A computed fold for a 115-nucleotide RNA from Cyanobacteria bacterium UBA7694, annotated as SAM riboswitch aptamer (S box leader).
Rfam family: SAM riboswitch aptamer (S box leader). Gene Ontology term of the family: regulation of gene expression.
The source organism's lineage runs through Bacteria, Bacillati and Cyanobacteriota.
It was read from a public genome assembly, where an Rfam model found it.
RNA sequence: AACUCAUUCAGACCGGCUGAGGGACUGGCCCUUUGACGCUGGGGCAACCAUCAAAGCUAACCCCUUUGACAGGUGCCAACUCCUGCAGAUGCUUUUGGCAUCUGGAAAAUGAGCG
Numbered sequence: 001a002a003c004u005c006a007u008u009c010a011g012a013c014c015g016g017c018u019g020a021g022g023g024a025c026u027g028g029c030c031c032u033u034u035g036a037c038g039c040u041g042g043g044g045c046a047a048c049c050a051u052c053a054a055a056g057c058u059a060a061c062c063c064c065u066u067u068g069a070c071a072g073g074u075g076c077c078a079a080c081u082c083c084u085g086c087a088g089a090u091g092c093u094u095u096u097g098g099c100a101u102c103u104g105g106a107a108a109a110u111g112a113g114c115g
Base pairs, nucleotide, nucleotide: 003113004112005111006110007109008108013042014041015040016039017038021031022030023029025085027083028082043077044076045075048073049072051069052068053067054066055065056064081107086104087103088102089101090100091099092098093097
C1' cells in the first nucleotide's frame, strides 16, 4: 500500500515566515494579495486509543459491557465530509428532462486493529 471495524449536521484562532493558490477527485459553489496553501510559536476543541475508578457479568479473577475521570499517543480548529456524483422512494414541474426532500450506497477523512 491493501484489508477490517467505528465515527463524520457538535466544537475550537492569534502571531511570525513565505508569497499564489486552496477547499481529495467530478460538476457546482466558495475561500484567497484585507495574504490563501504550506511551515512555525503560542492558544484552543474534542475524546478514537492508552491510563485510572465505579457498576454489571463471574464461584473468583481475567475478558467483555456501561458510566465517569484524566489528557499520555493521535486527531482537529471556513462553510454538514461545503454541496454533489451511484441506486431507490415521494412530491412538484414548463415531462426522453428538471427541481426539492428523504433513504441507502460509493468515495474521502480520522482513529483502532491487521499487515